Source information:
The prediction has a mean pLDDT of 82. The RNA shown here (transfer RNA) has 72 nucleotides and comes from an uncultured archaeon. It matches the Rfam family "tRNA". By type it is a transfer RNA.

RNA sequence: GGGCUCGUAGAAUAACGGUAGUUCGCACGCUCCGCAAGCGUGAGGUUGUGGGUUCAAAUCCCGCCGAGUCCA
Numbered sequence: 001g002g003g004c005u006c007g008u009a010g011a012a013u014a015a016c017g018g019u020a021g022u023u024c025g026c027a028c029g030c031u032c033c034g035c036a037a038g039c040g041u042g043a044g045g046u047u048g049u050g051g052g053u054u055c056a057a058a059u060c061c062c063g064c065c066g067a068g069u070c071c072a
Base pairs, nucleotide, nucleotide: 001071002070003069004068005067006066007065010024011023012022013021018055026042027041028040029039030038048064049063050062051061052060
C1' cells in the first nucleotide's frame, strides 16, 4: 500500500428498512439478626464520525477515523 471482517449502555452481545433488546454489572426495594443467593423495580445508548438514498436508516451506499485478520 491492497483485500476481507468489525465498531450498538460500564463489560459482553442481539436487532427481515418501521417503538434499540438480552445477560452480567450498577442503584433501590422484598426476604434475612446480618451478608450472600433468590425475586421485583429502575437508571444508563445522539448505534465510531461526516454525508447520501428513503415517508422512515443501527440496518442500504460513499468518504474519514479506529480495531482485527490475510497478502505484498